SAM riboswitch aptamer (S box leader) from Pelotomaculum schinkii, 109 nucleotides, folded computationally. Its mean pLDDT, the model's own confidence on a scale to 100, is 84.
RNA sequence: CUCUUAUCCAGAGAGGUGGAGGGACUGGCCCGAUGAAGCCCGGCAACCGGUAUUUUGUUAAAAAUACAGCGGUGCCAAUUCCUGCAAUGGAAACAUUGAGAGAUGAGAG
Numbered sequence: 001c002u003c004u005u006a007u008c009c010a011g012a013g014a015g016g017u018g019g020a021g022g023g024a025c026u027g028g029c030c031c032g033a034u035g036a037a038g039c040c041c042g043g044c045a046a047c048c049g050g051u052a053u054u055u056u057g058u059u060a061a062a063a064a065u066a067c068a069g070c071g072g073u074g075c076c077a078a079u080u081c082c083u084g085c086a087a088u089g090g091a092a093a094c095a096u097u098g099a100g101a102g103a104u105g106a107g108a109g
Stems, first nucleotide, its partner, number of pairs: 001109008013041001015040003021031003025084001027082002042076003047072003050067007080101001085098005
């Protein structure tokens, strides 16, 4: 980088450092010196590992539920902030649904 698959309407600091930017991209709309990004600490969650219980199984193992004290990620304004394509309804504004795009985990090349 590509492919497969699951999830994306919940949750997370009034700390330190740092100094101007940030919210992927488009168009919006926002956040920011009452201090952005980054880094450290802290926290959230439970995807993988882990632990416990139950069930299935001859075994190997599998499934379900729960936990967070540990490991691997991830995440910590706004629904993935909204939107970009299509369908349906509507005079329109707009609404709903699906796809696409994106993000993250796990697996594969």
RNAcentral holds the sequence, with entries from Rfam.